[in-house]
RNA sequence: GACGUGUUAGCGGGAGAGACUGUGUCGCACAACUGUGUGACCGGCGCCGAAGGAGCAACUGCCCCGGAAACUCUCAGGCAAAAAGGACCGCUAACACGAA
Numbered sequence: 001g002a003c004g005u006g007u008u009a010g011c012g013g014g015a016g017a018g019a020c021u022g023u024g025u026c027g028c029a030c031a032a033c034u035g036u037g038u039g040a041c042c043g044g045c046g047c048c049g050a051a052g053g054a055g056c057a058a059c060u061g062c063c064c065c066g067g068a069a070a071c072u073c074u075c076a077g078g079c080a081a082a083a084a085g086g087a088c089c090g091c092u093a094a095c096a097c098g099a100a
Stems, first nucleotide, its partner, number of pairs: 003098011018045001020044003024041007046079003052075001053073003059066001
C1' cells in the first nucleotide's frame, strides 16, 4: 500500500397480498334503550414473500451425514394510504483478513 472480501455504523433507494367477515371482547363518537359508525384485540375464511426459520439439485461407486439461492414451503411475519418493518442494491467511514 491501489484493490478485493467480511463485519459494524451512517445516508439514499427498496416489492407483494381482503378499506373481507362476526349475535365476540374492550374503547370512542353520534344517538337514545339498544341501535349506527369507528379503532384496537380475538375468532373465521381468503391471500402475500423480501425480517427470521425450514426443504433440496449438482457433488459421492452406494447408504447415512453434509449440501446454495431471488427456487420451494408459509412455522413465524405481513395484506387501503401514511407510519413501521423490509431481503437486497448504491455511497461513505471504522475495524479485521487477503493483496499487485
This is a predicted structure of a 100-nucleotide RNA (Glycine riboswitch aptamer) from Marinobacter caseinilyticus.
Rfam family: Glycine riboswitch aptamer. About the family: This family represents the bacterial glycine riboswitch.
NCBI's taxonomy places the organism under Bacteria, Pseudomonadati, Gammaproteobacteria, Pseudomonadales, Marinobacter.
The model forms 90% of the base pairs in the Rfam consensus.